[in-house]
This is a predicted structure of a 354-nucleotide part of an RNA (large-subunit ribosomal RNA, domain III) from Haloferacaceae archaeon DSL9. Its mean pLDDT, the model's own confidence on a scale to 100, is 82. The organism belongs to Haloferacaceae, within Archaea. The full RNA is in RNAcentral, with records from ENA. Rfam family: Archaeal large subunit ribosomal RNA. Gene Ontology terms of the family: structural constituent of ribosome and ribosome.

Context: one part of a larger RNA
RNA sequence: CAGUAGCAGCGAUAGUCGGGUGAGAACCUCGACGGCCUAAUGAGCAAGGGUUCCUCGGCACUGUCAAUCAGCCGAGGGUUAGCCGGUCCUAAGUCCUGUCGUAAUUCGAGCAGGACAAAAGGGCAGCAGGUUAAUAUUCCUGCGCCAUCGCCACCAAACGUCGACGCCUCAGGAACCACCGAACCGGGCCCUCGCCCGGUCAAAUCGGAGAAGACCGUGGAAGCCGUAACGGCACGAAGCGGUUGAAGCCCGAGAGAGCGCAAGUCGGUGUUACCCGGGGCCCGUGAAAAGACAAGCGCGAUGUCCGUACCGAGAUCCGACACAGGUGCUCAGGCAGAGAAAGCCACGGCCUGU
Numbered sequence: 001c002a003g004u005a006g007c008a009g010c011g012a013u014a015g016u017c018g019g020g021u022g023a024g025a026a027c028c029u030c031g032a033c034g035g036c037c038u039a040a041u042g043a044g045c046a047a048g049g050g051u052u053c054c055u056c057g058g059c060a061c062u063g064u065c066a067a068u069c070a071g072c073c074g075a076g077g078g079u080u081a082g083c084c085g086g087u088c089c090u091a092a093g094u095c096c097u098g099u100c101g102u103a104a105u106u107c108g109a110g111c112a113g114g115a116c117a118a119a120a121g122g123g124c125a126g127c128a129g130g131u132u133a134a135u136a137u138u139c140c141u142g143c144g145c146c147a148u149c150g151c152c153a154c155c156a157a158a159c160g161u162c163g164a165c166g167c168c169u170c171a172g173g174a175a176c177c178a179c180c181g182a183a184c185c186g187g188g189c190c191c192u193c194g195c196c197c198g199g200u201c202a203a204a205u206c207g208g209a210g211a212a213g214a215c216c217g218u219g220g221a222a223g224c225c226g227u228a229a230c231g232g233c234a235c236g237a238a239g240c241g242g243u244u245g246a247a248g249c250c251c252g253a254g255a256g257a258g259c260g261c262a263a264g265u266c267g268g269u270g271u272u273a274c275c276c277g278g279g280g281c282c283c284g285u286g287a288a289a290a291g292a293c294a295a296g297c298g299c300g301a302u303g304u305c306c307g308u309a310c311c312g313a314g315a316u317c318c319g320a321c322a323c324a325g326g327u328g329c330u331c332a333g334g335c336a337g338a339g340a341a342a343g344c345c346a347c348g349g350c351c352u353g354u
Base pairs, nucleotide, nucleotide: 015033016032017031018030019029020028034351035350036349037348042331043330044329045328048311049310052309053077054076055075056074057073058072062070063069082145083144084307085306086305088122089121093116094115095114096113097112098111099110100108101107126143127142128141129140130139146303147302148301149300150299151298152296160293161292162291166281167280168279169278170277172275173274177270178269179268180267181266182265183200184199185198186197187196188195189194201258205253206252207251208250213244214243215242216241217240218239223233224232225231259264282286317326318325333345334344335343
């Protein structure tokens, strides 16, 4: 030069006041007010990490400031399973043994045999509530279920069916949830009138009912029957009767349990999960095996082993970092909307994109 340039520019602009603790408080905590996120900055998992979880005591380090705080330091504590997952099955594929090849092998195709390979495929028996500072479908309470073995009963043939599957499209049933209306219960506002907010719950399991479709009997149509659509029929239509037959749906038990201060009801609308059926497409035709069913009631015994804490991300993972990057699955409220868009707001979370 010069108190000059700069100290704005991530669509997440976020704090402020008062109380507490403390040697010390802008940033630790409590309260109030004010804000931010809403297909997330919420909730549940997987991979990965590995104690980071909880409690107490600390502040030399780490934290881009400070710190009484902490994913930091020290100590102690914490992960409970017959029924959640592994464990079982097979898949692409991999390995081993034998045989064969070679002078030889830790090498090698084929063949035969064996083993491994999915914590998102298949298979498989548990739900509700309570409880801890920290675990819970694992502990406790209540109510269930499965397998094996024993006792009991029964008598044994075989075939079979399921598991078991593409894409597109349409019809029917349909919880949860949401919205609308009414009633009841609780709360808020209010002199009254009335308005506003919230709630009115209830599992697995067992039993019953249950549509379409398929099949059987009857019937006997020469143009009828029928669909949202395509269609069907003397190789037997409509009609009538029967058998089989689904759901997380409906009814009852469960439940005189539990939950709730209490009430602990009803009607309607909408869509998805879940269940079932029709049609279309293919020079693509859409796994396998274990296993299950057919194939008993009751009582008793047994049910080992491994995982289970916590994060799961603008600070616990991968990127040398508390890095504006990367990282699979599931859930999906209201207003308005075609919508998971954009905007605003609940529940929940956050004011540490320090």